[in-house]
RNA sequence: GCCGCAGUGGCGGAAUUGGCAUACGCGCACGGUUCAGAACCGUGUCUCGCAAGAGAUAGAGGUUCAACUCCUCUCUGCGGCA
Numbered sequence: 001g002c003c004g005c006a007g008u009g010g011c012g013g014a015a016u017u018g019g020c021a022u023a024c025g026c027g028c029a030c031g032g033u034u035c036a037g038a039a040c041c042g043u044g045u046c047u048c049g050c051a052a053g054a055g056a057u058a059g060a061g062g063u064u065c066a067a068c069u070c071c072u073c074u075c076u077g078c079g080g081c082a
Base pairs, nucleotide, nucleotide: 001081002080003079004078005077006076007075010026011025012024019065027045028044029043030042031041032040046055047054048053058074059073060072061071062070
């Protein structure tokens, strides 16, 4: 230099013939339980906003009524070829 794969909440990881973003698990917070703890059970857990709402899938742009998904460029990591 060329080719391929990957990047989603604090972590792992779903959602792809384009149609509710963050299902599910872990962790965390509070409560229950206990003499106390572990385990277990319940509720909550992206950001901004008083609210209504808005934003958010590595970054930027494009296509579309609608994009994590398709197209282009860039960044990062891994693999292959030279």

This is a predicted structure of an 82-nucleotide RNA (transfer RNA) from Candidatus Roizmanbacteria bacterium GW2011_GWC1_37_12. It matches the Rfam family "tRNA". Gene Ontology term of the family: triplet codon-amino acid adaptor activity. Model confidence (mean pLDDT): 80 of 100. Taxonomically the source falls in Candidatus Roizmaniibacteriota (Bacteria, Bacteria candidate phyla).